[in-house]
Context: one part of a larger RNA
Molecule: small-subunit ribosomal RNA, 5' domain
Organism: Okibacterium sp. HSC-33S16
RNA sequence: GGACGAACGCUGGCGGCGUGCUUAACACAUGCAAGUCGAACGAUGAACUCCAGCUUGCUGGGGGGAUUAGUGGCGAACGGGUGAGUAACACGUGAGUAACCUGCCCUUGACUCUGGGAUAAGCGUUGGAAACGACGUCUAAUACCGGAUACGACCAGCCUCGGCAUCGAGUGUUGGUGGAAAGAUUUUUUGGUCAAGGAUGGACUCGCGGCCUAUCAGGUAGUUGGUGAGGUAAUGGCUCACCAAGCCUACGACGGGUAGCCGGCCUGAGAGGGUGACCGGCCACACUGGGACUGAGACACGGCCCAGACUCCUACGGGAGGCAGCAGUGGGGAAUAUUGCACAAUGGGCGAAAGCCUGAUGCAGCAACGCCGCGUGAGGGACGACGGCCUUCGGGUUGUAAACCUCUUUUAGCAGGGAAGAAGCGAAAGUGACGGUACCUGCAGAAAAAGCACCGGCUAACUACGUGCCAGCAGCCGCGGUAAUACGUAGGGUGCAAGCGUUGUCC
Repeated sequence: GGACGAACGCUGGCGGCGUGCUUAACACAUGCAAGUCGAACGAUGAACUCCAGCUUGCUGGGGGGAUUAGUGGCGAACGGGUGAGUAACACGUGAGUAACCUGCCCUUGACUCUGGGAUAAGCGUUGGAAACGACGUCUAAUACCGGAUACGACCAGCCUCGGCAUCGAGUGUUGGUGGAAAGAUUUUUUGGUCAAGGAUGGACUCGCGGCCUAUCAGGUAGUUGGUGAGGUAAUGGCUCACCAAGCCUACGACGGGUAGCCGGCCUGAGAGGGUGACCGGCCACACUGGGACUGAGACACGGCCCAGACUCCUACGGGAGGCAGCAGUGGGGAAUAUUGCACAAUGGGCGAAAGCCUGAUGCAGCAACGCCGCGUGAGGGACGACGGCCUUCGGGUUGUAAACCUCUUUUAGCAGGGAAGAAGCGAAAGUGACGGUACCUGCAGAAAAAGCACCGGCUAACUACGUGCCAGCAGCCGCGGUAAUACGUAGGGUGCAAGCGUUGUCC
């Protein structure tokens, strides 16, 4: 000198764009953050309407379908948060899988035949303070279970082609084994099953790379390898039985400390050094520890089970909870914001769609926290007012500064007009949170808007008074003991400027 997620002191006009718990992965009141589909299903059946009866405002029946608790489907594994753990194939980069999986989506081919038994809701009885149940009975499905058929699948044999060791490919062939499907809709459409391929996403393996420590020198028994088996989507001591005795290590094993990694960011001419806030990619975690279930996908933040700590309810028998989602509270701290608006846009989930949900997101609020831009007026105006300060008492300086004259009106203020963002959706009317915002026009008036640090040298900028090794200053050298350009105040000056200084950290 530069930089910052900064803090502190003094000061503070406006706008745009960003950023905002770095500390206690401390504890959390309250609200919201994941639902949706009636075009899968039984049920429920409002408005409205038709008919009949009559006590003319009721009853009964038919149509109609708003609404929804439940069964079922898809989603809830995304999106959002945090960085505790992790020195590791966690990450980065480059390869490999002839050892693998992939819902929704796309392409291609084939099919969608025929049966069955339940069950929730409902109704009845009943337990419990509650949370939540129990029993009986009735019913539906794209829920569940059979049968048929089936290219392909698996097993065994043969043939052809290929390679990378184990081998791979074949909609080649023969025999055997067991295995599919679902319907809905008014038209139209859309779904279901099997197979092949694609795309996307993931899984595993390996080469190389990136911290400190030897006051850590030996470490290791599923340890290293083999055979066999189990398990997995899949290779593999991943697990197990048996066998062998290996394996790693001064090119630093093992141990200890610290730490999420990267694209990047800061600095530097570069080499390098530091760093990993915001934004993007990957990983890990979700009160602490463990476990599996469901599923294409989790060992699952707002799912389940067990244990623990903590908090809450209780009729004492038993139950409920998890903000490292968005706000917000307490606490800690030098320190970090609103219990806001909207789904209008972008994106996501569901749905045929209308649409519903979305604290993702878009916006608004707070904070000079940062960067950038603008303003606080412009021109003229004296041999130079007053006042202040200094003085050799002549004057000098503040200083064209002010007054005064002539102008201008950015921004702020007031008034009038007033968007784009809207593609879309909807039969049409219509549909914007931001927002009466941006922007445009008009009006009045210099009107409402300057501070902070420094002035001994480094280092731009000097005098007076006070003080008297005191009070104090100080980044280093150092200053102060009676004329201090170094302390304090004043005048003047210098430098930056809505900021200026100080502190901290990095180069």